[in-house]
RNA sequence: GCCCGUAUAGCUCAGAGGUAGAGCACUCCCUUGGUAAGGGAGAGGCCGAAAGUUCGAUUCUUUCUACGGGCA
Numbered sequence: 001g002c003c004c005g006u007a008u009a010g011c012u013c014a015g016a017g018g019u020a021g022a023g024c025a026c027u028c029c030c031u032u033g034g035u036a037a038g039g040g041a042g043a044g045g046c047c048g049a050a051a052g053u054u055c056g057a058u059u060c061u062u063u064c065u066a067c068g069g070g071c072a
Stems, first nucleotide, its partner, number of pairs: 001071007010024004018055001026042005048064005
């Protein structure tokens, strides 16, 4: 320098064009003599940034940024 991939909750990851979900972690409650385990409820994210397409974009396109990989 060229090519490919990834970027979503504190962490690990889902999510196809109709304003986002799980597990763990966190808060409250139940259960126990107490802890752990178990059960119930809840809070937490405008989806890396900027444009474009569309009635509508986390999702499609382009550029950029960061990280990872391949080639030279």